[in-house]
Context: one part of a larger RNA
RNA sequence: GGCACAGGGCGGAUGCCUUGGCACUGAGAGCCGACGAAAGACGCGAUAAGCUGCGAAAAGCUGCGGAGAGGAGCAAAUAUCCAAAGACCCGCAGGUAUCUGAAUGGGGAAACCUACAUGAGCAAACCUCAUGUACCACAAAGUGAAUCCAUAGCUUUGUGGAGGGAACCCGGUGAACUGAAACAUCUAAGUAGCCGGAGGAAAAGAAAGAAAAAUCGAUUUCCAGAGUAGCGGCGAGCGAAAUGGAAAGAGCCCAAACCGCUGUGCGUGCAUGGCGGGGUUCGGACUGCACAAGCGACUCCAAAGACUAACCAAACGGUCCUGGAAAGACCGGCCAGAGAGGGUGAAAGCCCCGUAGGUGAAAGAAUGAGGAGAGCGGCAGUAUCCAGAGUACCACGAGACACGAGAAACCUUGUGGGAAGAAGCGGGGACCACCCCGCAAGGCUAAAUACUCCUUAGUGACCGAUAGAGCAUAGUACUGUGAAGGAAAGGUGAAAAGAACCCCGGGAGGGGAGUGAAAGAGAACCUGAAACCCUGUGUCUUCAAACUGUGGAAGUGCCAGACAGAUGCUUGCAUUUGUGGCACAACCGCGUACUUUUUGUAGAACGGUCCGGCGAGCUGCGGAGACUGGCAAGGUUAAGGACUAAAGGUCCGGAGCCGAAGAGAAAUCAAGUCUUAACAGGGCAUAUGCCAUCCAAAAGGUGGUAAGUCAGUUUACGCAGGCCCGAAACCGGGUGAUCUAUCCAUGUCCAGGAUGAAGUUGCCGUAAAAGGCAGUGGAGGUCCGAACGCACAUCCGUUGAAAAGGGUGGCGAUGAGGUGUGGAUAGGGGAGAAAUUCCAAUCGAACUCGGAGAUAGCUGGUUCUCCCCGAAAUAGCUUUAGGGCUAGCCUCAUGGGAGCCAAGCGGAGGUAGAGCACUGAAUACCCGAGGGGGCGUCAAAGCUUACCAAAGGUUAUCAAACUCCGAAUGCCGCAGUGGUGCUCCAUGGGAGUCAGACCGCACGAGAUAAGUCGGGUGGUCAAAAGGGAAAAAGCCCAGACCUACAGCUAAGGUCCCAAAGUGUGUGUUAAGUGGAAAAGGAUGUGGGAUUUCGAAGACAACUAGGAUGUUGGCUUAGAAGCAGCCAUACAUUUAAAGAGUGCGUAACAGCUCACUAGUCGAGAAAACCUGCGCCGAAAAUAAACGGGGCUAAAACAUACCACCGAAGCUACGGAUUUCCUAUGGAAGUAGGAAGUGGUAGAGGAGCAUAGUGCAGUAGGAAGAAGUCAAAGCGAAAGCGAUGAUGGACGAGGCAGUAGAGAGAAUGCCGGAAUGAGUAGCGAGAUAGAAGAAAGAAACUUCUAGGCCGAAUAUCUAAGGAUUCCUGGGUAAAGCUAAACUUCCCAGGGUAAGUCGGGACCUAAGGCGAGGACGAAAGUCGUAGUCGAUGGAUAACUGGUAGAGAUUCCAGUACUACAAAUAAUCAGAACUGUGGGGACGCAGGAGGAUAAGUAAACCGGGGAGAGGAAAGACCCGGUCAAGCAUAAAGGCAUGGUAAAUAGGAAAAACCGUUUAUCUAAGCUGAAAUGUGAAGAGGACUGAAAAAGAGUAAGGAAGUUACUGAAUCCACACUGUCGAGAAAAGCCGCUAUAGCGUUAUUUGUACCCGUACCGUAAACCGACACAGGUAGAUGAGGAGAAAAUCCACAGGCUGAC
Repeated sequence: GGCACAGGGCGGAUGCCUUGGCACUGAGAGCCGACGAAAGACGCGAUAAGCUGCGAAAAGCUGCGGAGAGGAGCAAAUAUCCAAAGACCCGCAGGUAUCUGAAUGGGGAAACCUACAUGAGCAAACCUCAUGUACCACAAAGUGAAUCCAUAGCUUUGUGGAGGGAACCCGGUGAACUGAAACAUCUAAGUAGCCGGAGGAAAAGAAAGAAAAAUCGAUUUCCAGAGUAGCGGCGAGCGAAAUGGAAAGAGCCCAAACCGCUGUGCGUGCAUGGCGGGGUUCGGACUGCACAAGCGACUCCAAAGACUAACCAAACGGUCCUGGAAAGACCGGCCAGAGAGGGUGAAAGCCCCGUAGGUGAAAGAAUGAGGAGAGCGGCAGUAUCCAGAGUACCACGAGACACGAGAAACCUUGUGGGAAGAAGCGGGGACCACCCCGCAAGGCUAAAUACUCCUUAGUGACCGAUAGAGCAUAGUACUGUGAAGGAAAGGUGAAAAGAACCCCGGGAGGGGAGUGAAAGAGAACCUGAAACCCUGUGUCUUCAAACUGUGGAAGUGCCAGACAGAUGCUUGCAUUUGUGGCACAACCGCGUACUUUUUGUAGAACGGUCCGGCGAGCUGCGGAGACUGGCAAGGUUAAGGACUAAAGGUCCGGAGCCGAAGAGAAAUCAAGUCUUAACAGGGCAUAUGCCAUCCAAAAGGUGGUAAGUCAGUUUACGCAGGCCCGAAACCGGGUGAUCUAUCCAUGUCCAGGAUGAAGUUGCCGUAAAAGGCAGUGGAGGUCCGAACGCACAUCCGUUGAAAAGGGUGGCGAUGAGGUGUGGAUAGGGGAGAAAUUCCAAUCGAACUCGGAGAUAGCUGGUUCUCCCCGAAAUAGCUUUAGGGCUAGCCUCAUGGGAGCCAAGCGGAGGUAGAGCACUGAAUACCCGAGGGGGCGUCAAAGCUUACCAAAGGUUAUCAAACUCCGAAUGCCGCAGUGGUGCUCCAUGGGAGUCAGACCGCACGAGAUAAGUCGGGUGGUCAAAAGGGAAAAAGCCCAGACCUACAGCUAAGGUCCCAAAGUGUGUGUUAAGUGGAAAAGGAUGUGGGAUUUCGAAGACAACUAGGAUGUUGGCUUAGAAGCAGCCAUACAUUUAAAGAGUGCGUAACAGCUCACUAGUCGAGAAAACCUGCGCCGAAAAUAAACGGGGCUAAAACAUACCACCGAAGCUACGGAUUUCCUAUGGAAGUAGGAAGUGGUAGAGGAGCAUAGUGCAGUAGGAAGAAGUCAAAGCGAAAGCGAUGAUGGACGAGGCAGUAGAGAGAAUGCCGGAAUGAGUAGCGAGAUAGAAGAAAGAAACUUCUAGGCCGAAUAUCUAAGGAUUCCUGGGUAAAGCUAAACUUCCCAGGGUAAGUCGGGACCUAAGGCGAGGACGAAAGUCGUAGUCGAUGGAUAACUGGUAGAGAUUCCAGUACUACAAAUAAUCAGAACUGUGGGGACGCAGGAGGAUAAGUAAACCGGGGAGAGGAAAGACCCGGUCAAGCAUAAAGGCAUGGUAAAUAGGAAAAACCGUUUAUCUAAGCUGAAAUGUGAAGAGGACUGAAAAAGAGUAAGGAAGUUACUGAAUCCACACUGUCGAGAAAAGCCGCUAUAGCGUUAUUUGUACCCGUACCGUAAACCGACACAGGUAGAUGAGGAGAAAAUCCACAGGCUGAC
């Protein structure tokens, strides 16, 4: 370390439970709101954070009714109260009801700010309280412009509206995905969405109707009609009506004619209005007669009953049975109009609450029997009158009707035209005629119908904590700027009896004790599975490899209840042995997981870390098939109704549907009909049929069959999301410009240095200019360079410090510059110095919710078992090729009776082969028309040709698209053949398959390449295991029902691994050939056949010769056998010898060969065919027999004999399927035969799970379910005695119903591992001592060191929201520790007339009375009203606490208002008018101050402890607003007089004009004095042990220099881009007494104010190296805010 067992931990499955849900049923209710809603904010308690209740009268107040003893909610505890004078509680009715919200006095960033009028409190200012004050519409009254009357307008009064709400309803507007396998008409769909409006329902509705020769008589809804008639790229699809059956039932009122009354206009006889009567379609007016019954939906009154609290309500005991407890058990009773249900310490009719059945309301709101009253209400006649006009209708364009322009009626209407008048008009599906029906252009109308936010009573073959709602409660926590999104989380026990006390420990925690039935129920609490983590025991493992198993197996340990034996003795016990069982197991054989997808996966193709739970063919409707059941020539009800206990009820209901008759396109006819002129006929039907039996047969007789329909179950299909999960997208409504882009408004920022434009001054110069020089000047999308902004390079970072940063450099840095605050632009869009760039970490079209379960011919996944059969990867068609349909192949059922093979016989055919007559190709030769060339002086005739060449001939060939020929196989047929035995056919239900792979043969493509591509044919795999080929989908053998330690064989093997022959005979191979390969090569070797030479001496070797003409001729410098040419079939001598086979020389020479002789003495040589070998032979880890190894073989060839060898065959035992036989009513039983590999797939039979009925089952505290272990049983899914745990339920059986079975979906949720004690611990310096403490690297203090110092200091805006301070604490948070903290607990802390904001003003922009426009929603916008980032505006210094200060305190001021007093005199208001406020940028100069430096001057210290005392030693040398005085400077205007058509009226003001005078006047930093006899101040320094350098005391207060970016002041100069508004304030007048000044005394509201604020408190998920506007910012060096050092001050930063 593995396995097993035992004991624990972690974890929270399972079981049981239910407070909560889900789906329905009956009844009710169906609105709330200006009398202030819905929804909220903030408060209210003795203590109070949340929920509940309530509202400043605040967990409540009053009255009435009920009820009757306790009560002050959830919710404990303490305190204090209430209650028989009736509390608490329940019901009814009142009172109060802050602020927001339609929100309504005005405003607004909802829950806040701020007014006016009247009244009250106060003398007033100021403050408080009460009531009223919005807009719109309508009505009435009053008033009343331009403009005479009038109208608009205005005012007042009254009434109403406004907003909210789940679905249902009506209307306006109106998509897209999708379907059509694409898409445009069409569909989805008038759906979703948005908008307007109403009600408890809405809408519709009393015929200008529907029909059809008969009629019906408003509307609405249901069932049929009917998926019919129709519409329709006649595609996909869409889809009526009449009529029948039901529910309900109800009809009315105006306008007009006519009558009466009363107006108006004026043209005086016309037009027209109002009111009353009359009247309303089977018409009325009018005329005549009659005049009441009845009805009565409207109005008023209102009984009974029911509702909103309640009350009565039967009947049981015992036990010394168990138990913690009795309701269980036992024994014995009782009630029942009550045995529904719940509770009580387990299981209760009789214990409690209830239940059946009865009783009941002071008050309230409904209902409305009934009553009363409006109102309606008769008959006849038909002369005249009336009966709905820009209407009907027509044309054009649309929409809606089931109906898509169609033959298209009917209905609605945008544009244009435009009637009739009852003798008329409309309709009856174009239109016309006839006939019939009806009376438009006005209105109202219950019920039957739809829905459920809500109340109440109930129900469930609905869920039971991953379920059921998202929520056992939460729209919470949390996320997001926002719209919006959105969790997790139940259980102690009967009762807290919730563990007193002791011990260990700082605590947490634990051990005892105690409680309890149980603590193995201890609050992390019922049960307590698995993953995972430990501990112990047994066993195995240290030379041995691998799907972790399986088959064998030595060994060790344990068990033993069964059997046998032995031993012992107590004779039924003990010990022991063996058999047996359990755990582990060395060693040996075999063996590369599962799923998916595939031709094919160990695959290195996909998916899964592990465990647990959840997780996928369901439901409705429709037609089709099968089975079961009912009835049957018939079957069956639907809606609805009655009864009833919501039961998978009963009865009624026959409207309708299917069938009983067919034929035809139809009219139509009918056992026939159609076809046709007519059938000879033919098609489709037909009870004129079929079967059995009697009979020899026929005829005939007898018997039977002949059938549908309605339900249930099941299968597939269609319509619906339709097996589950999954897009990218499309469309609709909203939400976003706190990021970013651009723009608008208003503010603000840019150290320092450099350069030196124009202009101008002086000099020179010129006739004058021009020009030059030197100054001055200070321009510039100028230069260098910080802040600031940007992002070019590189390094680092890359699970970061950071979802874009850091280091070092870089670029811009007065401009098209940066930046703050507020605002504008919105997705079919905006913005864009333009990149498909940005629009909240998202952009070729944001985000969010909805249509929506879009669609997905695509991928993935799809859960228990067994039995039987068992494919396909092909054809045709396909915008088809990875999809589909039909056929083929599979299966099930039913019915038939065929099918296949062999031989025989008979056929058709054009392949292999062959051939060359045809069609073509192609070889050699002959012949040769014709053509070309040459000659012919050109032309012509002609001649010629080593040129091309048809046809023809001879020879030899080739062909898939050649055939004068032509097989083998295959195919078709025949029957008195043989064999086989369901293999075949038809009909109907259900499929799957349309990617195939390799191998053999014959082909095509390719390169006669491919593990290549494509046909044919056969096989195997696919879907097939076993044996062989080392290993192996496709090759060879062979098809696995099961068992087994039997036998025989196949392929292939037999030396060892490794079963079987070291088998036999005969050869071959020497190469390890065997055990890879070609052309080519070789005197390897065996066999065969042939030729030549050879005892007349071959072949080889040795010895000798190898000559002469001649140096052949030619050529040549030379060529003599041997450079070259010619001859060489010359000749001679010879045994033989080439005019020469090689070497060689300059040429000769020389050496050789052929050839000959001798020696030797028997075979030699050559080529051919063939077996087995050799070379050719170089690749990357050892690797070309599986290995060892093999040579008369263990190689090869051949012959033979044995044996091994498989899941094949046989044999033993058994299971099961189908068929047959026997038996039986059936189920079954017995026998026989044949089968039983299997993916997709068809068919059959079962197991398990959760509810339900029988059922209050059996069983259960003497222990259910669940959990752990498990003997045993079954073919499997599974079942299961028993033991332990557990502590309350619950089998089994028979039926019936499903949320009914998981290992996989990069599944979902939770838990636990692994990685791993690994990476990391987020910029930087600490050290020492002391402190308290259980404990100190980090806390506190001190000392020393270090760091920042244009910041890491100080103030402050935004933002945050208590983080601030004190005391205490240490679980969690803090990247470690912590005594510490910005963490936790408790308490405390923010003080304003003057600061900031409001009670003042306006900008961009927002809203917006009226108004304009628009389907609606709404948009724009005037008057106005909001809106700071701007304008206006009155306080300074010092002190003080643990935490506040321009706020408190001290001192000294100022502003506004009121009153009083005093003085004074003409002034004076608003929304009028005028002035003013009032404005850019750059530049330089001046004055001044802030600030700083120095000092020899002053004070103090040094120098306390004898006196004195030095030094270039140390420290310090300060002060406001206000008031008064005086003032550097700046400005060129100002005064007076007169005139004045302008300033919307007026003006003495402003403006304009004229005359005249003038340096007055206005503005203005600072300074001095005072404030200040004050404050502060270096320093000194207690009381008093700790406190404390605290309280207290307190000196000097001068001089010189430097000097701003601040102030004077946008003042001046320059310049072009020409640089807010309004109010406060000051004049003027209209109007009109409301004045002004001084002093005194009063008054002065609301909000903010703590703390952080370059950061640990803000924005970045964090205590995050990032980001964050403005102000102050000393010293030395320096140009400087650069940089370095360092003041004050801060830090030392959490490993």

Predicted 3D model of a 1695-nucleotide part of an RNA (large-subunit ribosomal RNA, half A) from a mouse gut metagenome. Its mean pLDDT, the model's own confidence on a scale to 100, is 82. It matches the Rfam family "Bacterial large subunit ribosomal RNA". The full RNA is in RNAcentral, with records from SILVA.